[in-house]
RNA sequence: GCAAAGCCGUCGAAAGACGGUGACGCAGAGCUUCGGGACUAAAGCGGCAGAGCCGCCACGUCAGCCGGGCCGCCA
Numbered sequence: 001g002c003a004a005a006g007c008c009g010u011c012g013a014a015a016g017a018c019g020g021u022g023a024c025g026c027a028g029a030g031c032u033u034c035g036g037g038a039c040u041a042a043a044g045c046g047g048c049a050g051a052g053c054c055g056c057c058a059c060g061u062c063a064g065c066c067g068g069g070c071c072g073c074c075a
Stems, first nucleotide, its partner, number of pairs: 001026002006021006024064001028071001030070003034067003037062003044056005
C1' cells in the first nucleotide's frame, strides 16, 4: 500500500461484480483471460406422463487457483 470473511445496499437466473462498513491475510492480494483449472447453467438441446424435476453445455464468472505477458519494488 492492498483488503478476506461477515453485514448493509445495488445489479445479475446464478456464479459473481460494484459501493459502504470491516480486516483474514498478501512483497507484488498491481494490470491483463494467452494456456491450464475451478464455479454457475439463464438461453439451447435431451429425458421423465409431468405444473415441475434431472442430465449435458459457456457466449457468463473467478487473476485473493496455477502458469504466461506487461508494468513496478527491493538486493

This is a predicted structure of a 75-nucleotide RNA (c-di-GMP-I riboswitch aptamer) from a soil metagenome. The coordinates come from a structure-prediction model, not an experiment, and the mean pLDDT is 89. The sequence is in RNAcentral, with records from MGnify.